[in-house]
Context: one part of a larger RNA
RNA sequence: GCCAACGAGUUUUUGUGUAUCGCUGUCUAAGUUCCACGGAACGGAGGCAAAGCGAAAGCGAGUCUUAAAAGGGCGAAAUAAAAAGCGGUACGCAUAAGACCCGAAGCCAGGUGAGCUUGCCAUGAGCAGGGUGAAGUCUCGAGAAAUCGAGAUGGAGGCCCGAACCGGUUGGUUGUGCAAAACCUUCGGAUGACUUGUGGUAGGGAGUGAAAAGCUAAUCGAACCUGGUAAUAGCUGGUUCUCUCCGAAAUAGUUUUAGGACUAGCGUCCCGGAAAAACGCUACAGGGGUAGAGCGACUGGUAGAGAAGUAAAGGGGGAAACCUCGCCUUCUCUGUCAAACUCCGAAUACUGUAGUGAACGCCGGGGCAGUCAGAAUGUGGGGGCUAAGCUCCAUGUUCGCGAGGGGAAGAGCCCAGACCGUCAAUUAAGGUCCCUAAAUCUAUGCUCAGUGUAAAAAGUAGUGAUUUGCCUCAGACAGGUAGGAGGUUGGCUUAGAGGUAGCCAUCCUUUAAAGAGUGUGUAACAACCCACUACUAGAUGGCAGGUUGCGCUGAAAAUUUACCGGGGCUAAGCAUAGUACCGAAAUUACGGAUUUCCUUUAUUAUUUAUAAUAAAGGGAGUGGUAGGAGAGCAUUCCGUAUGCGCUGAAGCCGGACCCGUGAGGGCCUGUGGAGCGUACGGAAGGGAGAAUGUUGGU
Numbered sequence: 001g002c003c004a005a006c007g008a009g010u011u012u013u014u015g016u017g018u019a020u021c022g023c024u025g026u027c028u029a030a031g032u033u034c035c036a037c038g039g040a041a042c043g044g045a046g047g048c049a050a051a052g053c054g055a056a057a058g059c060g061a062g063u064c065u066u067a068a069a070a071g072g073g074c075g076a077a078a079u080a081a082a083a084a085g086c087g088g089u090a091c092g093c094a095u096a097a098g099a100c101c102c103g104a105a106g107c108c109a110g111g112u113g114a115g116c117u118u119g120c121c122a123u124g125a126g127c128a129g130g131g132u133g134a135a136g137u138c139u140c141g142a143g144a145a146a147u148c149g150a151g152a153u154g155g156a157g158g159c160c161c162g163a164a165c166c167g168g169u170u171g172g173u174u175g176u177g178c179a180a181a182a183c184c185u186u187c188g189g190a191u192g193a194c195u196u197g198u199g200g201u202a203g204g205g206a207g208u209g210a211a212a213a214g215c216u217a218a219u220c221g222a223a224c225c226u227g228g229u230a231a232u233a234g235c236u237g238g239u240u241c242u243c244u245c246c247g248a249a250a251u252a253g254u255u256u257u258a259g260g261a262c263u264a265g266c267g268u269c270c271c272g273g274a275a276a277a278a279c280g281c282u283a284c285a286g287g288g289g290u291a292g293a294g295c296g297a298c299u300g301g302u303a304g305a306g307a308a309g310u311a312a313a314g315g316g317g318g319a320a321a322c323c324u325c326g327c328c329u330u331c332u333c334u335g336u337c338a339a340a341c342u343c344c345g346a347a348u349a350c351u352g353u354a355g356u357g358a359a360c361g362c363c364g365g366g367g368c369a370g371u372c373a374g375a376a377u378g379u380g381g382g383g384g385c386u387a388a389g390c391u392c393c394a395u396g397u398u399c400g401c402g403a404g405g406g407g408a409a410g411a412g413c414c415c416a417g418a419c420c421g422u423c424a425a426u427u428a429a430g431g432u433c434c435c436u437a438a439a440u441c442u443a444u445g446c447u448c449a450g451u452g453u454a455a456a457a458a459g460u461a462g463u464g465a466u467u468u469g470c471c472u473c474a475g476a477c478a479g480g481u482a483g484g485a486g487g488u489u490g491g492c493u494u495a496g497a498g499g500u501a502g503c504c505a506u507c508c509u510u511u512a513a514a515g516a517g518u519g520u521g522u523a524a525c526a527a528c529c530c531a532c533u534a535c536u537a538g539a540u541g542g543c544a545g546g547u548u549g550c551g552c553u554g555a556a557a558a559u560u561u562a563c564c565g566g567g568g569c570u571a572a573g574c575a576u577a578g579u580a581c582c583g584a585a586a587u588u589a590c591g592g593a594u595u596u597c598c599u600u601u602a603u604u605a606u607u608u609a610u611a612a613u614a615a616a617g618g619g620a621g622u623g624g625u626a627g628g629a630g631a632g633c634a635u636u637c638c639g640u641a642u643g644c645g646c647u648g649a650a651g652c653c654g655g656a657c658c659c660g661u662g663a664g665g666g667c668c669u670g671u672g673g674a675g676c677g678u679a680c681g682g683a684a685g686g687g688a689g690a691a692u693g694u695u696g697g698u
Base pairs, nucleotide, nucleotide: 001698002697003696004695005694006693011097012096014094015093016092017091018090019089020088021087022086023085024084025048026047027046031042032041033040034039052059053058062074063073064072065071100238101237103235107228108227109226110225111224112223118202119201120200121199122198123197124196125195126194127192129161130160131159132157136153137152138151139150140149141148142147165189166188167187171184172183173182204220206216207215208214241632242631243630244629245628246627251264252263253262254261255260265371266370267368268367269366270365271364272363273362279357280356281355282354283353284352285351286350292344293342294341299338300337301336303334304333305332306331307330308329309328314325315324316323317322374399375398376397377396378395379394380393381392382391383390404415405414406413419592420591421590422589424588425587426586430582431581432580433567434566435565439579441578442577443576444575445574446573452569458553459552460551462550463549464548465547466546467545468544469543470542471541479536480535481534482533483532485509486508487507490504491503492502515530519528520527593622594621595620596619597618598617599616600615601614602613603612604611605610606609633687635684636683637682638681639680640679641678642677643676644675651671652670654668655667657666658665659664
């Protein structure tokens, strides 16, 4: 891991609601008696009800308030299709209990442990070998002495080196190990605060500790065992058969509250009520101050120019007078802005009325919930960087709880809401060369970049369309040939400034034309060119702009082409128009099931009239998580009735068979070898795939 078995809303109390039954006041409790042991009878103690009002004394169909016979509050009475009361049973929910099941870390109590380990006590044991050579002693020498020196002897030391022994420094091995701490290498101590045997002693908020919260039996920031104990768990996980109807929420307020809860909102079921009330569309009638716009209409900003004014205070210049710049105010012209500006002002939305459509809403009461982490996307906004698969609101949709088709793949995008069946049909989004169902479709253009099949500022004599102005056989544009002059080297400046550093001016003349000069160039000149002119050649063309379609450059990344899904495509790309076709669980057709409403019919129950059940026809429905409601299947046991079985019960293997929407139920063969069904009721240890579930097997 798999298989099998076991494995989770139970029981009692009280309350409440629904259904149903008994009585009309209702029910007995403890207990007693009897029993055929299944139960029956007695038992009214007591409970609830039968009268209320008041804080109460209290009064009482009234009472309280009050001075009140006034009013008012709460009751009674009245109406009567009846209503009400008590109790039993079943089910829903709450309540107290372990309370659906499993799960802590922990807290407390009583005990058990020092054969591990820590300290201590008692009594024993152990430490190869080598080195160093303290005190002391002796001898000799020196000295007056104290004492000193030398040699020998001696053998001290938490001394040195190093086995046993104790330890555990480094690196490696191991790491489902030899081992729940080892092995190899290396290393520390090794006569000591040494090591060690045996016996003893100290314990759980306590011991012991050369102190690490270390150790106290592989357990220690409070051991272990048992008990309190099913501790508690707003947390995680799990919670077992079927079908049918409806179907949410992820919001608000409050919360030692934020992953919990309560109330409301939204769901469902029942009862009652009002009545065309809810929704869409059309028409009409309304209020508004958003979008937009505007501001010489306010408030408040704001660019430029001009004019006027004030000045006590600003910057600069100046000796000063004063000048200039700036500030402030006003005016004129041009230009501009606002969520907290508005002289204005939509579309929507909202409210009301009327009509109409479709099909089902509204109000009140009650039972039972779940929800309080939402997500993306479109639109309007705040925060942020007009960042985020960001965050916070509003509004619509989808997902959540929604399958199907498209988007290569894909919760939230596009199409479309799956009751079941069909080897029928039509479409949606999206598609129609092949993968791959359907056009290598039609028409007209564009693109040459594989653009399509990723991106900006910026650039582009790529190319299409359109438009404006000018030139042009009186010869345009480009090219070629020639000219491009004189006053003059204009004046100033300057070392120089001669068209061509800079400043000022920018005329005249000769001309077909020629700037006081468009560039290159020189120290300055020179030189080359340009504008401009003539000639040449010969065109419906040329030059310069604007707008626009499709392109091009800009364009570098990391495992593999990798930004068309692929092949591949010059259309199978792009634009416009059109006709076919494909394409879904959509729609249609045919058949079937079921819910609900209407009509009809039948049966049953009763009080006229309704209710229940069944059938037929018609209308509308039948996706669904949390969740509400309804109807069923199966298992074990019990009661009553009735059956089967050795001519083969249960159980088990198999079946292409039958019935049921389904849970399931039959039937048949085999196996098996002794019990087991069916109908109607009743009661539950009542359904397994999940819980790191439990036990067994493998």
Molecule: large-subunit ribosomal RNA, domain II
Organism: bacterium